[in-house]
RNA sequence: CCAGCUUGAUCGCUGAGUCCUGAUAAGGGAGCGGGGGACCCAAUCGCAGAUAACGAUGUUUCGUUAUCUGCAUGGGGUGAAUCCUGGGUAAUCCGGGUAGGGCGACUCUCACGCCCGAAUCCGUCAGCUAACCUCGUAAGCGUGUAGAGAGGAGGA
Numbered sequence: 001c002c003a004g005c006u007u008g009a010u011c012g013c014u015g016a017g018u019c020c021u022g023a024u025a026a027g028g029g030a031g032c033g034g035g036g037g038a039c040c041c042a043a044u045c046g047c048a049g050a051u052a053a054c055g056a057u058g059u060u061u062c063g064u065u066a067u068c069u070g071c072a073u074g075g076g077g078u079g080a081a082u083c084c085u086g087g088g089u090a091a092u093c094c095g096g097g098u099a100g101g102g103c104g105a106c107u108c109u110c111a112c113g114c115c116c117g118a119a120u121c122c123g124u125c126a127g128c129u130a131a132c133c134u135c136g137u138a139a140g141c142g143u144g145u146a147g148a149g150a151g152g153a154g155g156a
Base pairs, nucleotide, nucleotide: 011142012141013140014139018030019029020028021027031137032136033135034134035133036132041127046071047070048069049068050067051066052065053064054063055062056061074125075122076121077120078119083097084096085095086094087093100116101115102114103113104112106151107150108149109148110147111145
C1' cells in the first nucleotide's frame, strides 16, 4: 500500500416496512403500503360431431343462431422482475437478448458507467369500485463521475 474476515459507532442502499407510546410485556396509536368490496362503465371464451331454424346458392354445399354430446383448458395477488430465443433426453440445468427497474451521497434534466430483470402466495375464486371490512409494517445489504446545466439548502 492492496485484499479479506470479525466487532462497535455513524452514514448510506433495495423495500410500504418508519415514528410515538406501553409494567423492559401483551399490546395500542400515527404515518406509509396491500387485499376484498356497489351504482355507472367494462367484460361475457376453444375444437369436433349431431339436430333444428333462418339466409345465400343450386340439387350439393356454405354461413349464422340455439340445443345436446365428447375432448381440451383454469384463474388471480404481491413484486421492476415480462416476453423471445440457443444448448441439452430432461431439469427447479447452462447461456443470449428484452419490456421493465435500481445505484453512482441535496433535487431535477442530460451525459457516462455499473447492476437487477427474481421469488412467492391464494386455491377453482376475485374487473373497476364510494361507504364499509380486513391485512402488513419484514428481510437483505455497502455505492462513489467528487461529470455538465439549472434550482435549492447551510456555513463563513
This is a predicted structure of a 156-nucleotide RNA (c-di-AMP riboswitch aptamer (ydaO/yuaA leader)) from Aneurinibacillus danicus. Of the family's consensus pairs, 92% are formed in the model. NCBI's taxonomy places the organism under Bacteria, Bacillota, Caryophanales, Paenibacillaceae, Aneurinibacillus. The sequence was found by an Rfam model in a public genome assembly.